[in-house]
RNA sequence: GCCCGCGUAGCUCAGCUGGAUAGAGCAAGUGACUUCUAAUCACUAGGUCAGAGGUUCGAAUCCUCUCGCGGGUG
Numbered sequence: 001g002c003c004c005g006c007g008u009a010g011c012u013c014a015g016c017u018g019g020a021u022a023g024a025g026c027a028a029g030u031g032a033c034u035u036c037u038a039a040u041c042a043c044u045a046g047g048u049c050a051g052a053g054g055u056u057c058g059a060a061u062c063c064u065c066u067c068g069c070g071g072g073u074g
Stems, first nucleotide, its partner, number of pairs: 001073007010026004019057001028044005050066005
């Protein structure tokens, strides 16, 4: 250089046959319980879905380019 895959919450990931308000676990915060802590239970907050552009009534999802990471190959 060329080819392939991946990028979604602080972390690990699901969702990608385009359509409801973008979700789970862990972590965090608050409350309950407890003499206190832990554990347990309930609730809450947290996202420009890597960036930009395009297609579409509608994009995390499809297309193009860029960036980052990983793998393959001369």
About this RNA:
The RNA shown here (transfer RNA) has 74 nucleotides and comes from a Planctomycetota bacterium. NCBI's taxonomy places the organism under Bacteria, Pseudomonadati, Planctomycetota. It matches the Rfam family "tRNA". From the family's description: Transfer RNA (tRNA) molecules are approximately 80 nucleotides in length. By type it is a transfer RNA. The coordinates come from a structure-prediction model, not an experiment, and the mean pLDDT is 80.